RNA sequence: UGCAGUCGAACGGAACGAAGGUAGCUUGCUAUCAGGCGUCGAGCGGCGGACGGGUGAGUAAUGCAUGGGAAUCUGCCCGAUAGUGGGGGAUAGCCCGGUGAAAACCGGAUUAAUACCGCAUAAGCCCUACGGGGGAAAAGGGGCCUCUUCUUGAAAGCUAUCGUUAUUAGAUGAGCCCGCGUCGGAUUAGCUUGUUGGUGAGGUAAUGGCUCACCAAGGCGACGAUCCGUAGCUGGUCUGAGAGGAUGAUCAGCCACACUGGGACUGAGACACGGCCCAGACUCCUACGGGAGGCAGCAGUGGGGAAUAUUGGACAAUGGGCGCAAGCCUGAUCCAGCAAUACCGCGUGUGUGAAGAAGGCCUGAGGGUUGUAAAGCACUUUCAAUAGCGACGAAAUGCCUUAGCUUAAUACGCUAGGGUCUUGACUUAAACUAUAGAAGAAGCACCGGCUAACUCUGUGCCAGCAGCCGCGGUAAUACAGAGGGUGCAAGCGUUAAUCGGAAUUACUGGGCGUAAAGCGCACGUAGGUGGUUCAUUAAGUCAGAUGUGAAAGCCCCGGGCUCAACCUGGGAACUGCAUUUGAAACUGGUGAGCUAGAGUAUGGUAGAGGUAAGUGGAAUUCCAGGUGUAGCGGUGAAAUGCGUAGAUAUCUGGAGGAACAUCAGUGGCGAAGGCGACUUACUGGACCAAUACUGACACUGAGGUGCGAAAGCGUGGGGAGCAAACAGGAUUAGAUACCCUGGUAGUCCACGCCGUAAACGAUGUCAACUAGCCGUUGGGAGCAAUUAAGCUUUUAGUGCGCAGCUAACGCAUUAAGUUGACCGCCUGGGGAGUACGGCCGCAAGGUUAAAACUCAAAUGAAUUGACGGGGGCCCGCACAAGCGGUGGAGCAUGUGGUUUAAUUCGAUGCAACGCGAAGAACCUUACCAGGUUUUGACAUCCACAGAACUUUUGAGAGCUCAAUUGGUGCCUUCGGGAACUGUGAGACCGGUGCUGCAUGGCUGUCGUCAGCUCGUGUUGUGAAAUGUUGGGUUAAGUCCCGUAACGAGCGCAACCCUUAUCCUUAUUUGCCAGCACGUAAUGGUGGGAACUCUAGGGAGACUGCCGGUGACAAACCGGAGGAAGGUGGGGACGACGUCAAGUCAUCAUGGCCCUUAUGGGUAGGGCUACACACGUGCUACAAUGGCAUGUACAAAGGGUUGCCAAGCCGCGAGGUGGAGCUAAUCCCAUAAAGCAUGUCGUAGUCCGGAUUGGAGUCUGCAACUCGACUCCAUGAAGUCGGAAUCGCUAGUAAUCGUGAAUCAGAAUGUCACGGUGAAUACGUUCCCGGGCCUUGUACACACCGCCCGUCACACCAUGGGAGUGGGUUGCUCCAGAAGGAGAUAGCUUAACUGUUACAGGGACGUACCAC
Repeated sequence: UGCAGUCGAACGGAACGAAGGUAGCUUGCUAUCAGGCGUCGAGCGGCGGACGGGUGAGUAAUGCAUGGGAAUCUGCCCGAUAGUGGGGGAUAGCCCGGUGAAAACCGGAUUAAUACCGCAUAAGCCCUACGGGGGAAAAGGGGCCUCUUCUUGAAAGCUAUCGUUAUUAGAUGAGCCCGCGUCGGAUUAGCUUGUUGGUGAGGUAAUGGCUCACCAAGGCGACGAUCCGUAGCUGGUCUGAGAGGAUGAUCAGCCACACUGGGACUGAGACACGGCCCAGACUCCUACGGGAGGCAGCAGUGGGGAAUAUUGGACAAUGGGCGCAAGCCUGAUCCAGCAAUACCGCGUGUGUGAAGAAGGCCUGAGGGUUGUAAAGCACUUUCAAUAGCGACGAAAUGCCUUAGCUUAAUACGCUAGGGUCUUGACUUAAACUAUAGAAGAAGCACCGGCUAACUCUGUGCCAGCAGCCGCGGUAAUACAGAGGGUGCAAGCGUUAAUCGGAAUUACUGGGCGUAAAGCGCACGUAGGUGGUUCAUUAAGUCAGAUGUGAAAGCCCCGGGCUCAACCUGGGAACUGCAUUUGAAACUGGUGAGCUAGAGUAUGGUAGAGGUAAGUGGAAUUCCAGGUGUAGCGGUGAAAUGCGUAGAUAUCUGGAGGAACAUCAGUGGCGAAGGCGACUUACUGGACCAAUACUGACACUGAGGUGCGAAAGCGUGGGGAGCAAACAGGAUUAGAUACCCUGGUAGUCCACGCCGUAAACGAUGUCAACUAGCCGUUGGGAGCAAUUAAGCUUUUAGUGCGCAGCUAACGCAUUAAGUUGACCGCCUGGGGAGUACGGCCGCAAGGUUAAAACUCAAAUGAAUUGACGGGGGCCCGCACAAGCGGUGGAGCAUGUGGUUUAAUUCGAUGCAACGCGAAGAACCUUACCAGGUUUUGACAUCCACAGAACUUUUGAGAGCUCAAUUGGUGCCUUCGGGAACUGUGAGACCGGUGCUGCAUGGCUGUCGUCAGCUCGUGUUGUGAAAUGUUGGGUUAAGUCCCGUAACGAGCGCAACCCUUAUCCUUAUUUGCCAGCACGUAAUGGUGGGAACUCUAGGGAGACUGCCGGUGACAAACCGGAGGAAGGUGGGGACGACGUCAAGUCAUCAUGGCCCUUAUGGGUAGGGCUACACACGUGCUACAAUGGCAUGUACAAAGGGUUGCCAAGCCGCGAGGUGGAGCUAAUCCCAUAAAGCAUGUCGUAGUCCGGAUUGGAGUCUGCAACUCGACUCCAUGAAGUCGGAAUCGCUAGUAAUCGUGAAUCAGAAUGUCACGGUGAAUACGUUCCCGGGCCUUGUACACACCGCCCGUCACACCAUGGGAGUGGGUUGCUCCAGAAGGAGAUAGCUUAACUGUUACAGGGACGUACCAC
């Protein structure tokens, strides 16, 4: 902004249209006419606007659902009865005038009705004092016919169609009442005065405190009143196996609302969505005086929001209103439009097609995969497109006509049939036909597990993902992209919500010893439950019948759209409520009984049961006195403290308070808290025995009441000891603690509060049932009895244990078993037993008891480890007992640090630091600064050239470059080939560059510690356990015994090497007893094979033998024999595993990085620096020694680029020399300590040798940076080493030399060899490390663990906060609109009455009163 009545067949009637008449005439235009016909604005009148349509604000009951009830009304509709007679006065409209901007209003004149009002009549109706009284209407409209008439008009008749009046019955609709059901909060426990009832009256359609007067004092409430919050209710819908839980869109029933609040009017019906009045808020118009409006109707707009459509078509159908009807109206409705919002259906092709195409991705480089997928070939054409054809939804109404009914009637009308003219918004629709061509038609999410589906690249705790667990820190199936795959599909995924899973509020269907959960304990009210017999009743219960439980929906069987969704017919169901008829077992009610539950009476028993009064002894302390003298006291050790003013100690006497040793005990009593000297009084309960009595009197117990440790509080006493607070002394980094010295409240008594505890058996009370024990304790009785004991039974405790239960631990007749009754309590952790509110308290505080927010856990029991300043047993040079060192000095060497151009890199507690390095002057070498090179110093492939190679010269630090000389080799089938060199191109080569936290291999370490596991069986729900633990024993998980275990494996041991004894074999280079020869001397020679040695093979040792101990075992102790005795000594050998241990620089290797350089080569420098710190060593500090002279005895090694003899030279390092030796032959090579003799005499020395000067030797291209050694000279520190710390148990420590590897040279290091050769071990308390068993654990990255609180900063949520603003509500008071009822004064009046007075009656109505 649009869309919203009807009737002219109720009425007066303005206007308009068509046809007609008349007049003018430009013969088709104007004017006019009255009535008829049609339409009809506005008005009067009737009916409808109370239906239909929308919304859910309010409402926890004036609602809804279900089933009943009586005191009611009901327009239109249907049935019945009786009527419809005769009059009257107005009024709107129209016209005239006026006011106002408008809306609108006022005055005058005139007019009609189915508008309004009397009168008459009254079958039925209403009232009644039973005499009587009262009250109605529209001949109104239509139709037909007749008469008159040009028409107009008038009158009569018929019809009984439509109306109308009265009464009544029905149907429909509505009002009212009752039972039952209907959300949360008790941190809402009392509410109510018209409130509850009665009598009477009023009022209503009708019952009723609905209202009023009077009377009574009631009514509701723990079965939840009142108050607060939230909410329309239902059929149903979603979910669920069901029971339930959630919900109340669409469709249907009911209710409420219509801008907000209030109110009535009209009407059959309203307190009325598109009516009225008032107030308020808001919007609009205005001339500022005043007016208009209500989309929670259909569209549409704005706003808000994550978000929700067209200002469409039609009344064709269905339905509604009005009308006789035609018809009109209908944003109800039917259709269309928009939205994949939902449900259902369909398509996007089908078949064939391996060269397994190309491309993509991956790759182990072969291939795999995408994939028959595509292309190609052969088909089909749904849907869409184009063209055509084309239903159902339509039945009726109207008109004509036939029959019947009605009627006087062949009118009218009604019913049934026939004919006829029509009626489609949707509709460019459904369906069908034709044409062409695979043609036009696939996406979304996901791919770590849950959960179907995996690879590559990028990124590098970044970017990001994430429902939960979690992923990402350089190899991410988890991020992002790609390839591939999986799932669903015109959809897919996300978000939000509900139910399920969730037995996670448990009625079905859970729990409470330790996980959350038994009130601290008892008595007892309401309530719940209740022994046994008979009778009765019929409330519960059960069965049948009847009514109802709307339709739709769900379910079943059919039918219709090609199927389906969808629509439709029938059935079942609606588990409910009400009425009624039966049954009588059980529960309940009533009546009458019983004694088994419970209780009472009699006689006994035990007891720290309770209350009160009195009495007692020991001890502490204090006071007085005596004796007595210097300390006492206290502690881990001390000090404070007390004491010469006489303590402590000791004796005597006294005071006072508190507590009651021994007995004393998993002993007793009590409901629990609790109760302990003795006596008396009062008193509660339990138990035992036997009889008698009562007759279910019982159990539990919300609220309630009482008791209730300690501490604390109030008043008054008391106060010895003890002792919060407090003081002092110690301890300690500190010590507001533990320890010590003091000490006040308090502890004690009386009275009154408090009302809580790990008030615990962490186990509510009562009752019944369910194996046991010759276990045990207290009480009682009986039997038998000489005592002691014993047997039976009962009561109260306590221990073990079966079934059963339990998550396990465990419980187990005292249940945590099996059941019954009742109560209390729990529902993840924290916030929090806290805040607020209530109640209690003097206070402290108690009780009841949340939420916001936050976390993904918190918890229980058990398991395996690890750990413990837990326990037990055991071992180790672990300690102890010893010996010798380091730490102090000088030097060597390594490391840190510092420095540097570089001081290359790695190793870093034990388990790095004389380590990689068995040997850095160059090289090594990886580092630094120069200069130099680029297919390369090295490998493979290609092409060309050349043998390779080499001489000389020049430049240069050199690598290298330029020129130059010589040289032309090997094999050959004569084609060529192989090796090598140079040049060139690219693939590549190369890297001691990074990552040991990507790896292999190797190694260290715990540790040569005795452990680590498996199969089968068994136990346990399981993790796991058992075996492997236990008793012994061992070096040993070594062996034996026992044993729900039996076996086995890796480890231990043994097998291997070496060493110690013997035998045998062999006999050279080794050996030489006996026989010879020879020498100054020597196995030198002949010979020998005895011995030593060498190196092959054997023997031997096994707890084998004896004795003892032991369990008759294993084994241990002792002994014999033996070379050796209990693994004889030594070595190699290292279980499962730990340390992300070490190494990418031995090597190998994934990934990354460099490629005229991070590669290659070169000369020089550096790795050797030096305020300092540490580790490992050497030499010393001396007399067990130094020096000098003489002299004796090894083993094991090495040697041809080598070891090098004799001889000679040199003080010496060494030189020269050249014999011998490829080594049991020769050489290195004199072993040293030792022994003998001498000297030194405790000193910085005849110790010690650093440092420095000089002179040399050797190796080597080369000893400057930077080698070793020799000689002469020099002669430092150092006089045995602080805290601390290391090695070693026997041929060991200590000490003494010797050799080798590496190596040109360069050991104080490393590895090996022998010589001399000790001391000590009581023992396992302690330190360290380890093994086994056990125990605790909040640890599992495993104690280097975990974890608490304050503070600082930021953020989140909540509480408080001077206050401030708003909402809801109770009570009280003030003002008061519209409006209803009543009504005084006043004013006014057509109908009717009238006594003619505007009197009655009526209309309006200010002040006033009331609401």